RNA sequence: CGGGUCGACCGGGCCAUCGCGCCGUCGCAAGGCCCCGCUGUCGCGCUGGACGUGACGAGCGGAUAACUGCGGCGUCGAGGAACGUCCGGACUCCACAGGGCAGGAUGGUGGGUAACGCCCACUCGGGGAGACCCGCAGGCCAGUGCCACAGAGAACAGACCGCCGGGUCGGCUCACGCCGGCCGGGCAAGGGUGAAACGGUGGUGUAAGAGACCACCAGCGCGGCAGGUGACUGCCGCGGCUCGGCAAACCCCAUCCGGAGCAAGGUCGAACAGGAUGCGCGAUCAGGGCUGCCCGCCCGAGGCAUCCGGGUUGACUGCUCGAGGUGCGUGGCGACACGUGACCCAGAUGGAUGAUGGCCGUCGCGCCGACGCGAGUCGGCACGACACAGAAUCCGGCGUACAGGUCGACCCGUCCC
Numbered sequence: 001c002g003g004g005u006c007g008a009c010c011g012g013g014c015c016a017u018c019g020c021g022c023c024g025u026c027g028c029a030a031g032g033c034c035c036c037g038c039u040g041u042c043g044c045g046c047u048g049g050a051c052g053u054g055a056c057g058a059g060c061g062g063a064u065a066a067c068u069g070c071g072g073c074g075u076c077g078a079g080g081a082a083c084g085u086c087c088g089g090a091c092u093c094c095a096c097a098g099g100g101c102a103g104g105a106u107g108g109u110g111g112g113u114a115a116c117g118c119c120c121a122c123u124c125g126g127g128g129a130g131a132c133c134c135g136c137a138g139g140c141c142a143g144u145g146c147c148a149c150a151g152a153g154a155a156c157a158g159a160c161c162g163c164c165g166g167g168u169c170g171g172c173u174c175a176c177g178c179c180g181g182c183c184g185g186g187c188a189a190g191g192g193u194g195a196a197a198c199g200g201u202g203g204u205g206u207a208a209g210a211g212a213c214c215a216c217c218a219g220c221g222c223g224g225c226a227g228g229u230g231a232c233u234g235c236c237g238c239g240g241c242u243c244g245g246c247a248a249a250c251c252c253c254a255u256c257c258g259g260a261g262c263a264a265g266g267u268c269g270a271a272c273a274g275g276a277u278g279c280g281c282g283a284u285c286a287g288g289g290c291u292g293c294c295c296g297c298c299c300g301a302g303g304c305a306u307c308c309g310g311g312u313u314g315a316c317u318g319c320u321c322g323a324g325g326u327g328c329g330u331g332g333c334g335a336c337a338c339g340u341g342a343c344c345c346a347g348a349u350g351g352a353u354g355a356u357g358g359c360c361g362u363c364g365c366g367c368c369g370a371c372g373c374g375a376g377u378c379g380g381c382a383c384g385a386c387a388c389a390g391a392a393u394c395c396g397g398c399g400u401a402c403a404g405g406u407c408g409a410c411c412c413g414u415c416c417c
Base pairs, nucleotide, nucleotide: 001413002412003411004410005409006408007407008406009405010404012360013359014358015357016356017355018354020077021076023074024073025072026071027070028069031068032067035062036061037060038059039058040056041055042054043053044052045051079388083399084398086397087396088395089394090393091261092260093259094258098295099294100293101292103257104256105255106254107253108122109121110120111119112118123137124135125134126133127132138252139251143250144249145246146245147244160191161190162187163186164185166183167182168181169180170179171178172177199217200216201215202214203213204212218242220239221238222237223236224235225234226233227232265317266316267315268314274308275307276306277305278304279303287299288298289297290296324343326341327340328339329338330337331336361386362385363384364383366381367380368379369378370377371376
């Protein structure tokens, strides 16, 4: 210097003009709400009157603490993914709490965490020259199933080309013997098929062969020693010699799991209009709730089913101080934990942070100049472009998208000293 791997961060800046939202504070006004007074209307107090009282969606006037309205000033005001809605929770309700089945999820070991299917470390397996990356990583000796085509044969299978040998017939040869046809026997070592063929190499042995036997190796089983919390690793001994793959196939095993969700839920206000048909009114019941089912528990004389209609779509709350982020210290390989200091960082509701202009910045292509052995580096000019993308109850993760830039560590290669 180039290529690569892993990790972290930023992701446009400044100025000007105009314009936004919450909160705080100051002021103005009296339009709304609210309050007071008078008048009027209606109702009630036996009737009438007077008087009292209540209401009003009516009229006029007054007041201004609060709410609203208007204005000034001030702090703050989107993300690292706000996206996906895929996991886990907090919180709320079902609900006063259970059991079982079904169903679903996870799957090496040990840690972290509120928890997880997440994160960290390690083990084993696979990929890469390496840094590093990937793994749906328990069980096929519980059972069932699949392995197309090719091939003799695909789970206790198998003879296509073949090898050996016997019988018989024919031919050739002086003979030994050779060749061919048919029948039978032995073999699975050689070749072939296939993704995969019932261990590998070498030898003994055999008519030819074969773990038939032997040595070494791999695997498996048993036993032992050592290391490690553990998964597991290393070593030694013995042994039948060897019993495929797929569970991201059904399944078995272990562990875990109530449901619904802020449109949860709570408060206030306002308005309306119920009707028809059928069933049924067993109180130990109908009906309803607890996921889908069962048990069990609870509520329960009112309802259930279907059809035709009416009203409310208002205001407030939940709503942002948190399993909060962050500086430092300590412990830990690490995820992280503990201690301590300072800090507050949106809360909208048809839904706020924008528009315009200028300057700068970054990148791309091209041109010019300088430096350099080279790869490259620096400066200037012109043109063009400037990513993915916006809270809506909140938080921890994962997945996906992302123009460009910065920093660090490591691997490989090249050049110079």

This is a predicted structure of a 417-nucleotide RNA (Bacterial RNase P class A) from Nesterenkonia sp. F.
Rfam family: Bacterial RNase P class A. About the family: Ribonuclease P (RNase P) is a ubiquitous endoribonuclease, found in archaea, bacteria and eukarya as well as chloroplasts and mitochondria. It is annotated as a ribozyme.
Model confidence (mean pLDDT): 78 of 100.